This is a predicted structure of a 71-nucleotide RNA (transfer RNA) from an uncultured Lachnospiraceae bacterium.
The coordinates come from a structure-prediction model, not an experiment, and the mean pLDDT is 82.
It matches the Rfam family "tRNA". By type it is a transfer RNA.
RNA sequence: GGUGACAUAGCCAAGCGGUAAGGCGUGGGUCUGCAACACCCUGAUCUCCGGUUCAAAUCCGGAUGUCACCU
Numbered sequence: 001g002g003u004g005a006c007a008u009a010g011c012c013a014a015g016c017g018g019u020a021a022g023g024c025g026u027g028g029g030u031c032u033g034c035a036a037c038a039c040c041c042u043g044a045u046c047u048c049c050g051g052u053u054c055a056a057a058u059c060c061g062g063a064u065g066u067c068a069c070c071u
Stems, first nucleotide, its partner, number of pairs: 001070007010024003018054001027041004047063005
């Protein structure tokens, strides 16, 4: 230099154009004499900027970052 893949909550991780699942953790609550366990509740401008669309995490273009391969 070329090609491709990926970017979603503190971490992991789903998500065919139509309300952003779930787990771990954090915080709060119930329970308990106090705890532990258990149970309930709790949070996302979906990397950024544009475009298409009635509607975009999703499709298109660009940028940034990470990874792989080729040279």